Background:
A computed fold for a 386-nucleotide RNA from uncultured Carboxylicivirga sp., annotated as Bacterial RNase P class A. Rfam family: Bacterial RNase P class A. Rfam classes the family as a ribozyme. Taxonomically the source falls in Carboxylicivirga (Bacteria, Bacteroidia, Marinilabiliales, Marinilabiliaceae).
RNA sequence: GUAGCAAGCCGGUCUAUCGCUACUGUCGUACGGAUGGUAGAGGAAAGUCUGGGCAAUAUAGAGCACCGUGCUUCUGAAUAGGAAGAAGGCUGUGAAGCUUUAGUAAUGUAACAGAGAAUAACCGUCACGAUUUAUCGGGAUAAGGGUGAAAAGGUGAGGUAAGAGCUCACCAGUACUUGUGGCGACACAGGUAGCUGUAUGUCUUACGGAUUGCAAGACCAUGUACAUCAUAACUCCUAACGGAACAGAGCUGCUCGUUUUGUUUUUCUUCGGAAAUGUUAUGAGGGGUAGGUCGCUCGAGUCAAUUGGUGACAAUUGGCCAAGAUAAAUGAUGGACAUCUGUCUUUGGGCAGAUACAGGACCCGGCUUAUAGGCUUGCUAUUUUU
Numbered sequence: 001g002u003a004g005c006a007a008g009c010c011g012g013u014c015u016a017u018c019g020c021u022a023c024u025g026u027c028g029u030a031c032g033g034a035u036g037g038u039a040g041a042g043g044a045a046a047g048u049c050u051g052g053g054c055a056a057u058a059u060a061g062a063g064c065a066c067c068g069u070g071c072u073u074c075u076g077a078a079u080a081g082g083a084a085g086a087a088g089g090c091u092g093u094g095a096a097g098c099u100u101u102a103g104u105a106a107u108g109u110a111a112c113a114g115a116g117a118a119u120a121a122c123c124g125u126c127a128c129g130a131u132u133u134a135u136c137g138g139g140a141u142a143a144g145g146g147u148g149a150a151a152a153g154g155u156g157a158g159g160u161a162a163g164a165g166c167u168c169a170c171c172a173g174u175a176c177u178u179g180u181g182g183c184g185a186c187a188c189a190g191g192u193a194g195c196u197g198u199a200u201g202u203c204u205u206a207c208g209g210a211u212u213g214c215a216a217g218a219c220c221a222u223g224u225a226c227a228u229c230a231u232a233a234c235u236c237c238u239a240a241c242g243g244a245a246c247a248g249a250g251c252u253g254c255u256c257g258u259u260u261u262g263u264u265u266u267u268c269u270u271c272g273g274a275a276a277u278g279u280u281a282u283g284a285g286g287g288g289u290a291g292g293u294c295g296c297u298c299g300a301g302u303c304a305a306u307u308g309g310u311g312a313c314a315a316u317u318g319g320c321c322a323a324g325a326u327a328a329a330u331g332a333u334g335g336a337c338a339u340c341u342g343u344c345u346u347u348g349g350g351c352a353g354a355u356a357c358a359g360g361a362c363c364c365g366g367c368u369u370a371u372a373g374g375c376u377u378g379c380u381a382u383u384u385u386u
Base pairs, nucleotide, nucleotide: 001382002381003380004379005378006377007376008375009374010373012337013336014335015334016333017332018331020040021039022038023037024036025035026034027033042357046368047367049366050365051364052363053362054213055212056211057210058258059257061256062255063254064253065252066209067208068207069206070205071085072084073083074082075081086101087100088099089098090097091096102204103203106202107201108200109199110198122145123144124141125140126139128137129136130135153171154170155169156168157167158166172196173195174193175192176191177190178189179188180187181186217294218293219292220291226285228284229283230282231281232280233279234278235244236243237242245263246262247261248260249259265276266275267274268273301320302319303318304317305316306315307314308313338355339354340353341352342351343350344349
């Protein structure tokens, strides 16, 4: 110098004229207005994936079911995530990147091929019997061959009728254990055991899990008609207080607990009950309104320095207050500058074009995706040009 890997930042600036929204000062009008000041979209505002704050539902307590998560330590408000690590696997020459992770007694599955996918036996091998010497029968075998992604740890020796961890030596894995190092997952070095297939589901275990969502919700004003219809319930004890029972009132589904509301009155009767009225619950039909205020921005906030930490982050001190719209504001035009591309050149510069992805709506955190161009730091490979 070139090509890469990892992390981070910026992503337009200044000015003039006019215009828009919020708050606020003055004047005026007291309906409409005029004129100053301050402020006015993002690193992702996107996706709506995810965690919370906040609000409402009486409480969120217990159990069962269902769902989710699962290596270690730290961090965080968090069930989201993040940092640094461990072991296994894959990609790259490399810097690096991606991915997996609780338990294992039982049980299910693994297409096709294959005899057979974990109690197996096609070819083959061995011994026995028959027999025309080429075959047949039953038995033993899993060392050799074949199929397959995977065929019952590997090599060698002994042993055997032939073989097999059947036995032994060495090695690999697994389980238990000793020492050293580490907060830990684990690593290294030993010992014992003949224990020995892989993946995945069911299962077991530990932890966790309300719903709906600002179109939530609260208040004010206006206006009307529910005194309509249907179904169900309205019970027992006590002098009373009260108790029991029934119905209703957030769970992902069910059961239970606590709390709370209601269980009224009259008439008739063949004394079984019926009717009316009232209350509660569930529906059907019908009517009125669509206006305004709040929620609505001071928050797990932000900037800087110092300290601690490998780091994510944390603490202390000091400063700052930065949209609040509601058919939805933050813009338009001109000039200069900045960056990039192309071209010309007297190497001073000139000319032309372009300037990314993209715009709040209750708020905050995270993850993912998009992005013209520019800058900073560390590391890898290569060249021997300087």